[in-house]
Predicted 3D model of a 74-nucleotide RNA (c-di-GMP-I riboswitch aptamer) from a soil metagenome. RNAcentral holds the sequence, with entries from MGnify.
RNA sequence: GCAAACCCGCCGAAAGGCGGCGACGCAGAGCCACGGGGCUACGGCACGCAGCUGCCACGCCCGCCGGGCCGCCA
Numbered sequence: 001g002c003a004a005a006c007c008c009g010c011c012g013a014a015a016g017g018c019g020g021c022g023a024c025g026c027a028g029a030g031c032c033a034c035g036g037g038g039c040u041a042c043g044g045c046a047c048g049c050a051g052c053u054g055c056c057a058c059g060c061c062c063g064c065c066g067g068g069c070c071g072c073c074a
Base pairs, nucleotide, nucleotide: 001026002025007020008019009018010017011016024063028070030069031068032067034066035065036064037061038060039059043056044055045054046053
């Protein structure tokens, strides 16, 4: 310096995001979704009378890892 979880409000089908509160932690817990991994499934496909279930990311996570960019101290 940053700010987890909980809680409150808003957005979102959801994952999750934004703001407020608040600190679990982090020597880059800064930015990027390029690779790996994970999460959700509005929608699509399959099954089925239905309910359900399975699969799929164009969605999400950079505080999971790698990488790229930028940065601080000795």